Notes: Transfer RNA from uncultured Pontiella sp., 68 nucleotides, folded computationally. Its Rfam family is "tRNA". Gene Ontology term of the family: triplet codon-amino acid adaptor activity. The family's RNA type in Rfam is transfer RNA. The prediction has a mean pLDDT of 81. The organism belongs to Pontiella, within Bacteria.

C1' cells in the first nucleotide's frame, strides 16, 4: 500500500444515497403408515466499532479494529 467485513452459513446490494434482500439453514402448518422430499407460511440484522456529512448513509468522508 491492495482487498475483505451485510441474518446461523455463503453472498449480493456501494457504481448512480431514498422500504436491507436472495440461496441454504431454523420454525410452524399441509402432505405421507413414519421418515425424506414437495408445497405455503413465518422468525431471525446496532450492515465489523467510533466520529462527520445530507432531509435522509450498508452507500460519500476521517479514523480504529479483524482477516486475506
Nucleotide at each position: 500500500g491492495g482487498g475483505u467485513g451485510u441474518a446461523g452459513c455463503g453472498c449480493a446490494g456501494u457504481c448512480u444515497g431514498g422500504u436491507a434482500g436472495c440461496g441454504c439453514g431454523g420454525u410452524u402448518g399441509c402432505u405421507u403408515u413414519g421418515g425424506g422430499a414437495g408445497c405455503a407460511a413465518u422468525a431471525g440484522g446496532u450492515c465489523g466499532g467510533g466520529g462527520g456529512u445530507u432531509c435522509g448513509a450498508a452507500u460519500c468522508c476521517c479514523u480504529c479494529c479483524a482477516c486475506c